[in-house]
RNA sequence: GAUUUAUAAAGAAGAGUGGAGAGACAGGCUCUGUGAAGCUCUAGCAACCUAACCCAAACUGGUAAAGGUGCUAAUUCCUGAUUCUGGUAAAGUGCCAGAAGAAUAUAAAUU
Numbered sequence: 001g002a003u004u005u006a007u008a009a010a011g012a013a014g015a016g017u018g019g020a021g022a023g024a025c026a027g028g029c030u031c032u033g034u035g036a037a038g039c040u041c042u043a044g045c046a047a048c049c050u051a052a053c054c055c056a057a058a059c060u061g062g063u064a065a066a067g068g069u070g071c072u073a074a075u076u077c078c079u080g081a082u083u084c085u086g087g088u089a090a091a092g093u094g095c096c097a098g099a100a101g102a103a104u105a106u107a108a109a110u111u
Base pairs, nucleotide, nucleotide: 001111002110003109004108005107006106007105008104013042014041015040016039017038021031022030023029025080026079027078028077043072044071045070048068049067052063053062054061076103082100083099084098085097086096087095088094
C1' cells in the first nucleotide's frame, strides 16, 4: 500500500517549544498572533486488541484499565458519485426530507 469486518449524534486538555497556518480532498463554513501545524512532557477519554476479576459447560455478557493502538473545537464540522423511497410539481427538469451507498478516519485480522 491492498483486502475483509466493525465502529463513527456520546466522551475527554493543560504546559513547554515553535512561529503561520489548520479542520483528509472539493465547495461552504469555522478555528487561529488572546498563538495554527509540527515536536516534547503531563493529564484525561474510550474500551478495538487485551492482562486480571465475576457469571457461565461453552459462547455471549459484566466489572476493570496493567500493556498495544486510537482519540481529547464544531455529528466524520456541513454537503459531495450513484441508487431507492416520500413530499412539492399537470409532467419533465429542479427543489426538499429520509434511507442505502461512496469517500474518509480508527481498530482488528489477512496479505